Overview:
SAM riboswitch aptamer (S box leader) from Rhodocytophaga rosea, 109 nucleotides, folded computationally. The prediction has a mean pLDDT of 84.
RNA sequence: GGUUUAUACAGAAGAAGGGAGAGAAUAGGCUCUGUGAACUUCUGGCAACCUACUUACCCAUAAGAAAGGUGCUAAUUCCUACCUAAGCAUUUUUUAGGAAAUAUAAAUU
Repeated sequence: GGUUUAUACAGAAGAAGGGAGAGAAUAGGCUCUGUGAACUUCUGGCAACCUACUUACCCAUAAGAAAGGUGCUAAUUCCUACCUAAGCAUUUUUUAGGAAAUAUAAAUU
């Protein structure tokens, strides 16, 4: 890097460095940003995917806690684009569902 499975409308800060962008890709929007963006470091925190732990318990699962391994710490994955259905409207648009892509974890290759 690939594949598979699960999850993605919840949650969570400050400082130092840095110095103009950022919000995955392409596009259209819309937001954030010198009252400092991306990025790096430190210390917190959130969460509960994996390991270890506690309890329940016909060994699989449920609940709990949070030491370790990740991860995360603006806005639903910020929204939409592709498909289906229903409704409205007659330059389209609203709602619901699905797919695709992405992200994270674990397993596997």